[in-house]
Molecule: c-di-GMP-I riboswitch aptamer
Organism: Syntrophomonadaceae bacterium
RNA sequence: AAACGAUAAUGGCAAACCUGCUGAAAAGCGGGGGCGCAAAGCUUAAGGGUCUAAGGUUCGCUGCUGCGGGCUAGGAUCGCCUGGCUGCCGAA
Numbered sequence: 001a002a003a004c005g006a007u008a009a010u011g012g013c014a015a016a017c018c019u020g021c022u023g024a025a026a027a028g029c030g031g032g033g034g035c036g037c038a039a040a041g042c043u044u045a046a047g048g049g050u051c052u053a054a055g056g057u058u059c060g061c062u063g064c065u066g067c068g069g070g071c072u073a074g075g076a077u078c079g080c081c082u083g084g085c086u087g088c089c090g091a092a
Base pairs, nucleotide, nucleotide: 004090005089012037013036017032018031019030020029021028022027035079041085042084043083046082047081048080049077050076051075055072056071057070058069059068060067061066
């Protein structure tokens, strides 16, 4: 230094849920709260998966400035997987 990850040490992050705000929604941000995480740090302008469907498109109903269904991401998820970049400590 790399690999690796312990009943080690210093710390870090923060699930569900509650609450306020934003959003069409998925979800995100703030506060509380801790399920857990050795990268649960960053990256989708890295490959995929999954979620949503405002808008678009199409079908059906309809007296209609309406209702319902299908498809669709440029929206979301890095605490879904893989990849890339960076990082604390030092037992076996």